Annotation: Transfer RNA from a Candidatus Dojkabacteria bacterium, 72 nucleotides, folded computationally.
């Protein structure tokens, strides 16, 4: 040094151009003598960072940046 991948909510991860979800957590609540489990209500995000494309970018395209494989 070269290639290839991954970066989205506290956490695991959807999400092929039209205001970004799901699962568990977290919080009140209801039940229980309590707690768990259940049930109901609620909580969640500068979609890695900066151009560029487009009416419109988490998505498309260039650069960086952090991990992670591979190749020398």
């Nucleotide at each position: 040094g070269g290639g290839c991948g991954u970066a989205u909510a506290g956490c695991u991860c959807a999400g092929u151009g039209g205001u970004a979800g799901a699962g568990c957590g977290c919080u009140g609540u209801u039940c229980u003598u309590a707690u768990a489990a259940a049930g109901c209500a609620g909580u969640g995000g500068u979609c890695c960072u900066g151009g560029g494309u487009u009416c419109g970018a988490u998505c498309c395209c260039c650069a960086g940046u952090a991990c992670g494989c591979c190749c020398a």

The sequence was found in a public genome assembly.